A computed fold for a 97-nucleotide RNA from a Planctomycetota bacterium, annotated as Bacterial small signal recognition particle RNA. It matches the Rfam family "Bacterial small signal recognition particle RNA". The family's RNA type in Rfam is non-coding RNA gene. The sequence is in RNAcentral, with records from ENA. A source record names the gene ffs. Of the family's consensus pairs, 100% are formed in the model. The source organism's lineage runs through Bacteria, Pseudomonadati and Planctomycetota.
Order: sequence, then structure tokens, then C1' cells
RNA sequence: GGCCGGGUCCCUCGAAAUGGGGCGGUGCGAACCUGGUCAGGCCGGGAACGGAGCAGCCAUAAGCAUGCGGCUGCAUGUCUUGGGCCGCCUGGCCGUC
Repeated sequence: GGCCGGGUCCCUCGAAAUGGGGCGGUGCGAACCUGGUCAGGCCGGGAACGGAGCAGCCAUAAGCAUGCGGCUGCAUGUCUUGGGCCGCCUGGCCGUC
């Protein structure tokens, strides 16, 4: 110096892991300013009945929680596929000095 290869660097294919999010599921969740049902009591009525409606109960809003991990995206590094550079490191073979 040439040939072949490996590593690093760059791009790329795919996968899983960790962490913080968003959506969804589940649970909780309003004295009154949500809804439904409204005991009692109150009001109207001769009465039948009607009315508004507190507590309670039920459902939920904002919100909170979640050992659900279902979907999705971000970050970090790991592994994997294919390639690029000969910039660097390195191995083998051949040749030259």
C1' cells in the first nucleotide's frame, strides 16, 4: 500500500424495559347555589287532591384516588434488521521498504 473482516460514528427496520403524561375503565365524590324520588313538616282546598320542598336514598358534575394496564404519545438507554462513511481503533492474508 492492496484485499477481507470486526468495533466506534451516522441513518434505518422491528421489539421489549423503565419513568412522567393524555384518553378510557373502576371507586369515591355537592348541607344549599345539580338532577330524580321526595318520609316528616309547611302551603292551598269543605273534601278529593294538588303545590313548593328540607332530611334521607339514588344517579352524577367539578375534582380526588387507582395494586386496572386497555389505547396512545414523549423521554432515556438496551437489543435487533438493512445500509452509509474509510473519519478513528483493531484482526487476518498478500506485497513493498